[in-house]
The RNA shown here (Bacterial RNase P class A) has 400 nucleotides and comes from an uncultured Bacteroidota bacterium. The sequence was found by an Rfam model in a public genome assembly. Its Rfam family is "Bacterial RNase P class A". It is annotated as a ribozyme. Gene Ontology terms of the family: tRNA processing, ribonuclease P activity and dimeric ribonuclease P complex. The prediction has a mean pLDDT of 76.
RNA sequence: AAAGCAAACCGUCUUGUCGCUUCGGGAAACCGGGGAGGAAAGUCCGGGCAACACAGAGUACCACACUUCUUAACGAGAAGGCAGCAGUAAAGAAAUUUACGGUUGACAGAAAGUGCCGCAGAGAACUAUACCGCCCUCAAACCUUGUGUUUUUGGGUAAGGGUGAAAACGUGAGGUAAGAGCUCACGGAUCUGUUCGGUAACGGCAGAUUGGGUAAACCUUGUGGGUUGAAAGGCCAAAUAGGUUGGGGAUUAGGGCUACUCGUCCGAUUUAUGAUGCUUCGGUGUCAUAAGGCCCCAAUGGGUAGGCCGACUCAGGUGUUACGCGAGUAACAUCGCAGAUAAAUGACAGGAGUCCCGCUUGCGGGAACACAGAACCCGGCUUAUAGGUUUGCUUUCUUU
Repeated sequence: AAAGCAAACCGUCUUGUCGCUUCGGGAAACCGGGGAGGAAAGUCCGGGCAACACAGAGUACCACACUUCUUAACGAGAAGGCAGCAGUAAAGAAAUUUACGGUUGACAGAAAGUGCCGCAGAGAACUAUACCGCCCUCAAACCUUGUGUUUUUGGGUAAGGGUGAAAACGUGAGGUAAGAGCUCACGGAUCUGUUCGGUAACGGCAGAUUGGGUAAACCUUGUGGGUUGAAAGGCCAAAUAGGUUGGGGAUUAGGGCUACUCGUCCGAUUUAUGAUGCUUCGGUGUCAUAAGGCCCCAAUGGGUAGGCCGACUCAGGUGUUACGCGAGUAACAUCGCAGAUAAAUGACAGGAGUCCCGCUUGCGGGAACACAGAACCCGGCUUAUAGGUUUGCUUUCUUU
């Protein structure tokens, strides 16, 4: 210097004119201040807030799953541990191990139980299995008579070949008829122990063992979870209709036809108490009073339209200092930074920038200038994003 990876940040700027929205001032005209994002997106996780529900325990269902810490909380984040992957370097005969930085991990349990492991392969799982090969052996045949070849009986063997993602620990040596954790050394894995280190995960050391994989299969263990969602919820409240209360009125009210009047048609008439007539003693007629029904007036509860709150001053931003490896916490100072409701945040013009094209190489022309747009608020995660800046690491090349 280039390329790649990771992280953080910026993500068009500016001037004028005219609008839109909101707040403040003003009697008004008008004046002044604020006015999209890093994701406002997906609505995935958590919390605030609100309504409803709620004795205690268990089961089911759902989510999560190394450790410690951070946080209002989380399935988020920080630091660490362990494992995998690729790279570089070192040790070793090898297996393998160590160191460095990077990257990935739903990273509890497969030694509680059950299930499953396609194709291929002899064999895919408590104690296994013999296809080729290797070794021992019974028997027979052959001729080249040998430590022979071929066929064959019984057995041993997981070293070698072959199959597979995976073959019952790996490498080396001993051992053996040939072999085998059969034995030894080194290494891997699992379990147990430990007045060793660490808050812990875990690591070290010692002993025992050598048990294939799969839990994003059932399952087991542990932890957490009441439901709904701002269209939550609270308050004010018009006209009309109907409800309730009070007052007044009519008693043939009321209804249909009709714009209305007239006219015409239909036409309900309840309950209680008292008096009285009739009576078959069951009732029934008449009258009076009160209530109801009907009309008018007044008041009023609920609800609708509409309006207000919720709703923008908070887990707030910025800076400094202190503490902490860090996420972050505390103190002090300072700032006020959209609040709409069918939904404002825009249009036009000039200049600058970026990108593209052209050549006259410092000018001209062009551009559709990334993704995208608040809706109760906040913390995360995920996804989209032209271009640019900074930092760290790796590799390659050049120079000294």